[in-house]
RNA sequence: GCCUCUAUAGCACAGUAGCCAGUGCGCCUGACUUGUAAUCAGGAGGUCCCGGGUGCAAGUCCCGGUAGAGGCU
Numbered sequence: 001g002c003c004u005c006u007a008u009a010g011c012a013c014a015g016u017a018g019c020c021a022g023u024g025c026g027c028c029u030g031a032c033u034u035g036u037a038a039u040c041a042g043g044a045g046g047u048c049c050c051g052g053g054u055g056c057a058a059g060u061c062c063c064g065g066u067a068g069a070g071g072c073u
Base pairs, nucleotide, nucleotide: 001072002071003070004069005068006067007066010025011024012023013022018056027043028042029041030040031039049065050064051063052062053061
């Protein structure tokens, strides 16, 4: 220098263009317990890496950039 993949909640990840963006763990509150843990119920937390484009509609498709991982010379 070139090619491929990845980027979504604190962490690990889902998410056919058509919902108000979800699950687990974690966090907070309550119940239960002598108390803690476990369990159960409820809750908070997101400009979907950045900037453009297409489209009635974009986390999803296209272009550029940034960061990370792998490969080639």